Description
Bacterial RNase P class A from Luteimonas salinisoli, 363 nucleotides, folded computationally. It is recorded under the gene name rnpB. The RNAcentral record of the sequence draws on ENA and Rfam. The coordinates come from a structure-prediction model, not an experiment, and the mean pLDDT is 78. It matches the Rfam family "Bacterial RNase P class A". Rfam's curators write: Ribonuclease P (RNase P) is a ubiquitous endoribonuclease, found in archaea, bacteria and eukarya as well as chloroplasts and mitochondria. NCBI's taxonomy places the organism under Bacteria, Pseudomonadota, Gammaproteobacteria, Lysobacterales, Luteimonas.
């Protein structure tokens, strides 16, 4: 100097003018109460001041808080998670480690428990698809056949083989050497494999030795094992509470009227008033101080935890956070809260800082 990889941060800057929203205070104004000192309530208008979107506010994919409903406990069913250990309020998250794959490397990626509990599946092709099989092929040592006097030779009937070819996603360990009639873990070396032994590690797992090899694949097939899981969501929920209609209690009209009935008692219905309770409209609340943010120290490889100090950072309810002007630059992306928080994923102009890796050059 170039190429790359991981982590963190910023998200046009400054000034002026006008505008919008919550809250606090002030001015003006209305209503109610009053012991006349004052007190309380409400909206609109004006003014001043503080604050006023994000790293993703997004998708609503996970996890939790909060709220209401349900719930003795246990089991089954159903669903989820799935290498190991840890972190956390919790997680399909994060950290560290293991194993496998990719990369020269920094580093990245991973539905990564069990196939020896059982049941099952494998189209087409192929001889054969699970404790298999012989189409082509190889051999024919041994017995038989043919030639030969014999030594020996030939074809391959019996038979042996599975090395080579061929099929397939996959063919019952692989490569090499030896061995053999040809072959074969038949023997050996290395690799693979193993319900073996020892050692290291909390564990996943690793290493050494041992065993000639049985025990193929699929669990994103059923299943088995371990752990986790009640439902609905701020339109959750709580409080205040009209008008109208309806409900209850009491009083009253009332020695009432009407109905039932031949008549009496009885029973039912009917007007008015006061009070009570539920619901609706409407209003208030839930609502933003929180698993909070910053900083320093300590513990930990780390995720993270503990302690001290400091800070307050939207809270609306048809929904505010904007517009214009000037100057400057690298000329400005994706996008906008609606109960809150932790993650993941997706979108995103450009730039800054730091760790590390590889290549080239110079000394």
């Nucleotide at each position: 100097g170039g190429a790359g990889u991981c982590g963190g941060c910023c998200a046009g800057a400054c000034a002026g003018u006008c505008g919008c929203g919550u809250c606090a205070c002030c001015c003006a104004u209305g209503c109610c109460c009053u012991c006349c000192g004052g007190g309380g309530c409400g909206g609109c208008g004006g003014g001043u001041g503080c604050c006023g979107a994000g790293g993703a506010a997004a998708g609503u994919c996970c996890g939790g808080g909060c709220u209401c409903c349900a719930c003795a406990g246990g089991g089954c069913a159903c669903g989820g998670u799935g290498c190991c250990a840890g972190g956390u309020a919790a997680c399909c998250c994060c950290u560290g480690g293991g194993c496998g794959g990719c990369g020269c490397g920094a580093g990245c990626c991973g539905a990564c428990g069990g196939a020896a509990a059982g049941u099952g599946c494998a189209a087409c092709a192929g001889a054969g698809a699970g404790c298999a099989g012989a189409c082509c092929g190889c051999c024919g040592a041994u017995g038989g056949c043919c030639c030969g006097a014999a030594a020996g030779g030939g074809a391959u009937c019996a038979g042996g083989c599975a090395a080579g070819g061929g099929u397939g996603a996959a063919a019952c360990g692989g490569u090499g050497c030896g061995g053999u009639a040809a072959g074969a873990g038949c023997g050996c070396a290395c690799c693979g494999c193993g319900a073996g032994u020892c050692c290291g590690g909390c564990a996943a797992c690793g290493g050494a030795c041992c065993g000639g090899c049985a025990c193929g694949g699929c669990a994103a097939a059923c299943c088995c094992c371990a752990c986790c899981g009640g439902g609905a969501g701020c339109a959750a929920g709580g409080c205040c509470a009209a008008a109208u209609a309806g409900g209850g209690a009491c009083c009253u009209c009332a020695u009432g009227a009407c109905g039932u009935g031949g008549c009496c008692c009885g029973c039912g219905u009917c007007g008015g008033g006061u009070c009570c309770g539920g619901g609706u409209a409407g209003g208030c609340u839930g609502c933003u101080c929180g698993a909070g943010c910053g900083u320093a120290g300590c513990g930990g490889u780390g995720a993270c935890g503990c302690u001290g100090c400091g800070c307050c950072u939207a809270g609306a309810g048809g929904a505010a956070u904007g517009a214009c002007u000037g100057u400057c630059c690298a000329c400005g992306a994706c996008a906008g809260a609606a109960c809150c928080c932790g993650g993941c994923u997706u979108a995103u102009c450009g730039g800054c800082c730091g760790g590390c890796u590889c290549c080239g050059c110079c000394a």